[in-house]
About this RNA:
Large-subunit ribosomal RNA, domain I from Quadrisphaera sp. INWT6, 593 nucleotides, folded computationally. Model confidence (mean pLDDT): 82 of 100.

Context: one part of a larger RNA
RNA sequence: GGCACACGGUGGAUGCCUUGGCACCAGGAGCCGAAGAAGGACGUAGGAGCCUGCGAUAAGCCUCGGGGAGUUGGCAACCGAACUUUGAUCCGAGGAUUUCCGAAUGGGGAAACCCCGCUGGAGUCAUGUCCAGUGACCCGCACCUGAACACAUAGGGUGUGUGGAGGGAACGUGGGGAAGUGAAACAUCUCAGUACCCACAGGAAGAGAAAGCAACCGCGAUUCCGUGAGUAGUGGCGAGCGAAAGCGGAAGAGGCUAAACCGGUCAUGUGUGAUAGCUGGUAGGCGUUGCAUGGUCGGGGUCGUGGGACCUCAUGGAUCGGGCUACCACCCGGUCAAGGAGUAAGAAAGCUCCGUCAUAGUCGAAGGGCAUUGAAAGGCCCGGCACAGAGGGUGGGACCCCCGUAGACGAAAUGACGUUGCCUCCUUUGAGGGAUCCCAAGUAGCACGGGGCCCGAGAAAUCCCGUGUGAAUCUGGGGGGACCACCCCCUAAGCCUGAAUACUCCCUGGUGACCGAUAGCGGACAGUACCGUGAGGGAAUGGUGAAAAGUACCCCGGGAGGGGAGUGAAAUAGUACCUGAAACCGUGUGCCU
Numbered sequence: 001g002g003c004a005c006a007c008g009g010u011g012g013a014u015g016c017c018u019u020g021g022c023a024c025c026a027g028g029a030g031c032c033g034a035a036g037a038a039g040g041a042c043g044u045a046g047g048a049g050c051c052u053g054c055g056a057u058a059a060g061c062c063u064c065g066g067g068g069a070g071u072u073g074g075c076a077a078c079c080g081a082a083c084u085u086u087g088a089u090c091c092g093a094g095g096a097u098u099u100c101c102g103a104a105u106g107g108g109g110a111a112a113c114c115c116c117g118c119u120g121g122a123g124u125c126a127u128g129u130c131c132a133g134u135g136a137c138c139c140g141c142a143c144c145u146g147a148a149c150a151c152a153u154a155g156g157g158u159g160u161g162u163g164g165a166g167g168g169a170a171c172g173u174g175g176g177g178a179a180g181u182g183a184a185a186c187a188u189c190u191c192a193g194u195a196c197c198c199a200c201a202g203g204a205a206g207a208g209a210a211a212g213c214a215a216c217c218g219c220g221a222u223u224c225c226g227u228g229a230g231u232a233g234u235g236g237c238g239a240g241c242g243a244a245a246g247c248g249g250a251a252g253a254g255g256c257u258a259a260a261c262c263g264g265u266c267a268u269g270u271g272u273g274a275u276a277g278c279u280g281g282u283a284g285g286c287g288u289u290g291c292a293u294g295g296u297c298g299g300g301g302u303c304g305u306g307g308g309a310c311c312u313c314a315u316g317g318a319u320c321g322g323g324c325u326a327c328c329a330c331c332c333g334g335u336c337a338a339g340g341a342g343u344a345a346g347a348a349a350g351c352u353c354c355g356u357c358a359u360a361g362u363c364g365a366a367g368g369g370c371a372u373u374g375a376a377a378g379g380c381c382c383g384g385c386a387c388a389g390a391g392g393g394u395g396g397g398a399c400c401c402c403c404g405u406a407g408a409c410g411a412a413a414u415g416a417c418g419u420u421g422c423c424u425c426c427u428u429u430g431a432g433g434g435a436u437c438c439c440a441a442g443u444a445g446c447a448c449g450g451g452g453c454c455c456g457a458g459a460a461a462u463c464c465c466g467u468g469u470g471a472a473u474c475u476g477g478g479g480g481g482a483c484c485a486c487c488c489c490c491u492a493a494g495c496c497u498g499a500a501u502a503c504u505c506c507c508u509g510g511u512g513a514c515c516g517a518u519a520g521c522g523g524a525c526a527g528u529a530c531c532g533u534g535a536g537g538g539a540a541u542g543g544u545g546a547a548a549a550g551u552a553c554c555c556c557g558g559g560a561g562g563g564g565a566g567u568g569a570a571a572u573a574g575u576a577c578c579u580g581a582a583a584c585c586g587u588g589u590g591c592c593u
Stems, first nucleotide, its partner, number of pairs: 001592009015578001016543002020515002022512007029504002031167002039101003042055003046079002049075003061095006070083003106115003116135007137164002139161007171202001172200005182189001186236001212219002223250005233241002254496003257440001261299010277286002279329006304474001306439004310433005317336007338427005350422002354418006361409003367382004383400002385389001391403003445469007455481001476491005530537002550577001553564004
């Protein structure tokens, strides 16, 4: 020096465990904010720090409930001082307080700071000072004022508003919008209207009641799923892209305007003192009441077997009032009755009864012994409960020890949903006529240029946008894939609309042929330490034991550390702590050189 064996050191694999994650299911919730949010800074306990809670009323204050013996949050003990059956701590509901920054909003600003005006108050001889409130901008509405320029308008001011502003994981709508890639290169094409950026909204959003589809038969708003179908198509006919109708399901809901016409009112123009007008008929009466145009309000009216206005005929619950007067008719308005409907569109706010649910909780069956052990829940013996033998804990495998589980019950307060009643709203309808009027305009269409549709300019319709041009009103107009005819379908240029659908920052409960500390979220310990001027990047570290019983006391040592002693079942479980592999380093013995 090598090999072998034994015993150690180092190291932290493996096994077992789980405080934490991951995925999903069901239910809930789906917004918060100038009444100051989200997120922070700084404070706050008798005693230093961090976390949690809270806000100068500061681990808390008040009220109402629950609960019933200890308590003054965690790391985390210790000391001190207190509270509590006159019900504390704790849990729930509703209130109060809530510094400073932050949309940040009195002005400023290098966020958490500096400075000021006004009103009221405290204090001072007075000033300084302190406290409470108030003071940004924009928008709507009302009023006041008011230029160039007479009226006016712009502008200014005052008041007012649970108006705006900012935040939010994904989902949504809109405006912008790539490239790596694929095409085995690459340019049209693809990736992809994806990623990303911006704006805005809601608990969903968007879409939505046919100017639709279809095919000579018919359907009847939209949305979503399955199918149709990788079909029809499109495509340097390459790579690729890729429908629709129909059928089967989920859900189901339809409404309101504009216009014609009538009435009120305002403005402008115009007309005459009666021949126009005051609902019709007759008579009387009135005296700037009439007519036209425009605005506004109310009625009317909403459709494609075209509808409506208008005209004619018929129909109508009772009662009161009005339409210059009287009578009849007609019209309008109020009240009651009858019928219908309603807060989810079509108008809109509540109250109430009862029930269900949520936010604290409550009750909840049945076991003992023997031996072993450190410890029994394992073993043996004899029992019991079960609408409960899910699960967890307890010194080893516990239905009967504890928490629970099945089952049953419970709310002063707040909220959600449903129901009843109050409440609120609506109520002429039908037939006929076809003369007149209306039926959404810089719109439809067309030309050119683009975009989007399965459709890449193609024979290219349909849809949307830009520039230009520019109709018609039902004998109108659009569509049915150039275009034309026939035929068929539908009524554009206004608006609203629940459900079925998408998502999950969040709350509650549950599940797992999901992970088990190099795994599982980055994170069981953390967006911490650390890095970076910054935007930003971003770790590692879990396990004594049943219980600290965490080794009193003695010895060596300056200490660290160790040897005894003691605790414990175990100390080679001693806080460098379960198990403790390998590499690596030793000690001892044997053999070889």
NCBI's taxonomy places the organism under Bacteria, Bacillati, Actinomycetes, Kineosporiales, Quadrisphaera.